[in-house]
């Protein structure tokens, strides 16, 4: 440098032929119960411009193009 893969919540992801409004997803975090106290357990609650711009389309997380991080092969 080439070529393919990949970006959704602090993390790890799901999201079915492009079709209401992003998810009852684990984990973390907050606060409440329990406890003498810690963890553990059980209950709520917050958190998302779907990597950045642009295009198709009534209609884009999903397709198309360009930028940018990341990974694998190859040289």
């Nucleotide at each position: 440098g080439u070529a393919c893969c990949u970006g959704u919540a602090g993390c790890u992801c799901a999201g079915u032929u492009g079709g209401u409004u992003a998810g009852u997803a684990g984990c973390g975090u907050c606060u409440g119960a329990c406890u003498c106290a810690u963890a553990a357990u059980c209950a709520g609650a917050g958190g998302g411009u779907c990597g950045g711009g642009g295009g198709u389309u009534c209609a884009a997380g999903u397709c198309c193009c360009u930028c940018c991080g990341g990974g694998u092969a190859c040289a």
The RNA shown here (transfer RNA) has 75 nucleotides and comes from a Melioribacteraceae bacterium. The coordinates come from a structure-prediction model, not an experiment, and the mean pLDDT is 80. The sequence is in RNAcentral, with records from ENA. NCBI's taxonomy places the organism under Bacteria, Pseudomonadati, Ignavibacteriota, Ignavibacteria, Melioribacteraceae.